RNA sequence: UCACGCGGGAGAGACCGGUUUCUCCGGCGCCGAAGGAGCAAUUCCUCCCCGGAACCUCUCAGGCACAAGGGACCGCAUGAG
Numbered sequence: 001u002c003a004c005g006c007g008g009g010a011g012a013g014a015c016c017g018g019u020u021u022c023u024c025c026g027g028c029g030c031c032g033a034a035g036g037a038g039c040a041a042u043u044c045c046u047c048c049c050c051g052g053a054a055c056c057u058c059u060c061a062g063g064c065a066c067a068a069g070g071g072a073c074c075g076c077a078u079g080a081g
Base pairs, nucleotide, nucleotide: 001080002079003078005076006075007074008073013028015027016026017025018024029064030063031062035060036058037057038056042054043053044052045051
């Protein structure tokens, strides 16, 4: 560094209409921490430029009661290089 297992893990409408037996569709409004895109701003890397990256920006995707699922990131353990 990668893979796997376990644990922790946020944000945003129980909005309106239709519909159904709880799900789905449409509308408007929102969220960003899967992924994606972008360096226009911010920050970081560099003496500077160029350039790159990001928990930065944009929201295509995804998500917005509970539950489930997903979830960047963090911790522990195992294995490989």